[in-house]
This is a predicted structure of a 547-nucleotide part of an RNA (large-subunit ribosomal RNA, domain I) from an Armatimonadota bacterium. Model confidence (mean pLDDT): 82 of 100.
Context: one part of a larger RNA
RNA sequence: GGCGUUUGGUGGAUGCCUUGGGGCAGAGUGCCGAAGAAGGACGCGAUAAGCGGCGAAACGCCUGAGGGAGCGGCACAAACGCGUUGAUCUCAGGGUCUCCGAAUGGGGAAACCCGGCCGGUUAUGCCGGUCACCGUAUGGUCAAUCCAUAGCCAUCCGGGGGGCACGCGGGGAACUGAAACAUCUUAGUACCCGCAGGAGAAGAAAGCAUAUGCGAUUCCCCUAGUAGCGGCGAGCGAACGGGGAACAGCCUAAACCAGAGGGGUUCGCUCCUCUGGGGUUGCGGGGCUUCCGACACGAGCAUCAUGGGUCGUCUCGAAGCGGUUUUGGAACAGCCCACCAUAGCGGGUGAGAGUCCCGUAGGGGCGGUCGAUGACAAUCCAGGAAGUACCCAAGUACCACGGGACACGAGGAACCUUGUGGGAAUCUGGGAGGACCACCUCCUAAGGCUAAAUACACUCUGCCACCGAUAGUGAACCAGUACCGUGAGGGAAAGGUGAAAAGACCCCCGGGAGGGGAGUGAAAUAGAACCUGAAACCAGAGCGCCU
Numbered sequence: 001g002g003c004g005u006u007u008g009g010u011g012g013a014u015g016c017c018u019u020g021g022g023g024c025a026g027a028g029u030g031c032c033g034a035a036g037a038a039g040g041a042c043g044c045g046a047u048a049a050g051c052g053g054c055g056a057a058a059c060g061c062c063u064g065a066g067g068g069a070g071c072g073g074c075a076c077a078a079a080c081g082c083g084u085u086g087a088u089c090u091c092a093g094g095g096u097c098u099c100c101g102a103a104u105g106g107g108g109a110a111a112c113c114c115g116g117c118c119g120g121u122u123a124u125g126c127c128g129g130u131c132a133c134c135g136u137a138u139g140g141u142c143a144a145u146c147c148a149u150a151g152c153c154a155u156c157c158g159g160g161g162g163g164c165a166c167g168c169g170g171g172g173a174a175c176u177g178a179a180a181c182a183u184c185u186u187a188g189u190a191c192c193c194g195c196a197g198g199a200g201a202a203g204a205a206a207g208c209a210u211a212u213g214c215g216a217u218u219c220c221c222c223u224a225g226u227a228g229c230g231g232c233g234a235g236c237g238a239a240c241g242g243g244g245a246a247c248a249g250c251c252u253a254a255a256c257c258a259g260a261g262g263g264g265u266u267c268g269c270u271c272c273u274c275u276g277g278g279g280u281u282g283c284g285g286g287g288c289u290u291c292c293g294a295c296a297c298g299a300g301c302a303u304c305a306u307g308g309g310u311c312g313u314c315u316c317g318a319a320g321c322g323g324u325u326u327u328g329g330a331a332c333a334g335c336c337c338a339c340c341a342u343a344g345c346g347g348g349u350g351a352g353a354g355u356c357c358c359g360u361a362g363g364g365g366c367g368g369u370c371g372a373u374g375a376c377a378a379u380c381c382a383g384g385a386a387g388u389a390c391c392c393a394a395g396u397a398c399c400a401c402g403g404g405a406c407a408c409g410a411g412g413a414a415c416c417u418u419g420u421g422g423g424a425a426u427c428u429g430g431g432a433g434g435a436c437c438a439c440c441u442c443c444u445a446a447g448g449c450u451a452a453a454u455a456c457a458c459u460c461u462g463c464c465a466c467c468g469a470u471a472g473u474g475a476a477c478c479a480g481u482a483c484c485g486u487g488a489g490g491g492a493a494a495g496g497u498g499a500a501a502a503g504a505c506c507c508c509c510g511g512g513a514g515g516g517g518a519g520u521g522a523a524a525u526a527g528a529a530c531c532u533g534a535a536a537c538c539a540g541a542g543c544g545c546c547u
Base pairs, nucleotide, nucleotide: 001546002545003544004543005542006541007539008538009537015531016496017495020467021466022464023463024462025461026460027459028458029457030456031162032161039100040099041098042055043054044053050074051073052059061094062093063092064091065090066089070082071081072080105114106113107112115131116130117129118128119127120126121125133159134158135157137155138154139153140152141151166197167195168194169193170192171191177184181231207214208213218245219244220243221242222241228236229235249449250448251447252393256277257276258275259274260273261272262271263270264269282427284392285391286390287388288387289386290385291384292383298380299379303375304374305373306372308370309369310368311367312366313365314364315363316362320337322336323335325334326333338355339354340344346358347357348356398422399421400420401419402418403417404416408434429444430443431442432441433440483490484489503530506517507516508515509514
């Protein structure tokens, strides 16, 4: 000097752990906002930087209910206080709620600047209130322009903004696939806009069908990858019918009658508008005229009563304060002897605890919510015959052309929809049954409303052959943070002393950092750079071998 080994250092793998995640199921809840939201800025503590809470009445105020000994959040200290005259805490209701933000008196580079009017006050100060814009309605005022209208003004009410996902509507790609590409596909997807709500949309047959027919809509399973569509390529892809979930049906327009206002008038009447009655259907219905018959039976939300389900919350809740025993720092372990069990799910306690604590099985109370049964104000419903031919939704149906949408790409292309043009009828009327015609069958368009079953989100509860700190959320930890970017946006790392701080009084070296003793502890090579503590890497120490 090298190699090896031992012992250490460094480092943070591994093991163990879990406060955090992931998933499934069930239940509950579902809009907030000019009475100022969502989201923020700045403040509020004796001491106070952050997080959480709160708002100049600022770690909180008032009331009611619960609760019963401690309390002044995270936050473990000392001090100072509060509390059986019931605090802290929980639930419900109320009060306060700076400034910005739709932000709304005006402005503005958000959290700032500057005002008008009214009231209070001794005050040029301060305090309280009010003043944006748009729309409907009502009233007033009033141009060009005579009447009038536009406009303007006032008042009431409403709107505005936000919301992960879910809904409906208006617009609407491309990459991609077709092994190229153009029809086609991706896809009516992404994205943009509008609007609505806890859901939304749809919905009470101008529907399906061809049976002995069915009877609003929505959703699920099947029908079925079938029938079809398709450069018949790639691909796209039903319905009828069957089985389930949930069930609920209604209101107008018109004919006709009455009233009010206005216009015309040959004063006989007639037309228009508004209001009320009437009326709502497909065995067609209704109106009107005449005749007959009737004043009931019933339905019934809200509400009340009774009794349940479910969610949340509170409460009662059995049995060893076992042992002269063994180990241990500690018994919840071993041994021995008992007991409970509608409770031996789970968690905690100094190591594996049915009987120590919280609980659990089971029982009870309160609150929310949803069905059921009964009662019931309002409200709703009520016949027949004959005659008459008055009504039954118009730029509509229908036709043509051009599009769209239907699983259906123009096809034999119906049905639905509509940009342009043409343009009916009123039940002896009309539409449909996949060109079209006949027969037959079904249905009554051109007005409107409608719960539930459905979608999504959040919360709570339970569970898991889900993860266990490079995993599981990006985030177990003060994370959408630090940091990066002009910006849109991108986006980390980082858990573990111990049963208990008992967190090392005191002494020594040192400027300190750090260390050596002493002490605590079961353990300090558990000493806060703290469980375990692998490897790479380092060593000036011991030992072995080689040179």
The full RNA is in RNAcentral, with records from ENA.